[in-house]
RNA sequence: GGGUCUGUAGCUCAGCUGGGAGAGCGCCUUCUUUGCACGAAGGAAGUCGCGGGUUCGAACCCCGCCAGAUCCU
Numbered sequence: 001g002g003g004u005c006u007g008u009a010g011c012u013c014a015g016c017u018g019g020g021a022g023a024g025c026g027c028c029u030u031c032u033u034u035g036c037a038c039g040a041a042g043g044a045a046g047u048c049g050c051g052g053g054u055u056c057g058a059a060c061c062c063c064g065c066c067a068g069a070u071c072c073u
Base pairs, nucleotide, nucleotide: 001072002071003070004069005068006067007066010025011024012023013022019056027043028042029041030040031039049065050064051063052062053061
């Protein structure tokens, strides 16, 4: 330098052929307990790596860039 893959909540990840942004764990509040844990109810937390394009509409398609993994040189 080139090819492929990955980037979504604090962490691990899902998101099926473009139309609702989600799960588990974690965090906060309340209840329960003498207290803790367990359990129950509720809640917060996201520029979907960045910028641009296509589209009525983009996490998803296209282009460029950044970071990581891997292969070739």